Record summary
The RNA shown here (c-di-GMP-I riboswitch aptamer) has 89 nucleotides and comes from a Bacillota bacterium.
[in-house]
RNA sequence: CAUCGUUAAGGGCAAAACCGUUGAAAAGCGGUGACGCAAAGCUUAAGGGGCUAAAGCAGCCAGUUUGCUAAUGCCAGCCAGCUACCGGU
Numbered sequence: 001c002a003u004c005g006u007u008a009a010g011g012g013c014a015a016a017a018c019c020g021u022u023g024a025a026a027a028g029c030g031g032u033g034a035c036g037c038a039a040a041g042c043u044u045a046a047g048g049g050g051c052u053a054a055a056g057c058a059g060c061c062a063g064u065u066u067g068c069u070a071a072u073g074c075c076a077g078c079c080a081g082c083u084a085c086c087g088g089u
Stems, first nucleotide, its partner, number of pairs: 002089004012037002017032006035077001041082003047079002049075003056068004
């Protein structure tokens, strides 16, 4: 430096659910909690994919309803890019 990995050592993160809170929602944040993770570390308009649809536009025609082939909102614990402890080769 490259590559493989958890059998060790030191450890780390934290799913669902519940409570509080922000948000139109997706979802985020905090606490409790551990399903799991060898990158569950960082990065999203400007790599792909997925979720939501407030505003807006169109339709319906009085319903706050339907659609938008839609995000500059959200997800990296979907793939991906970058970086990295320890050990083996």
NCBI's taxonomy places the organism under Bacteria, Bacillati, Bacillota. It was read from a public genome assembly, where an Rfam model found it. The coordinates come from a structure-prediction model, not an experiment, and the mean pLDDT is 82.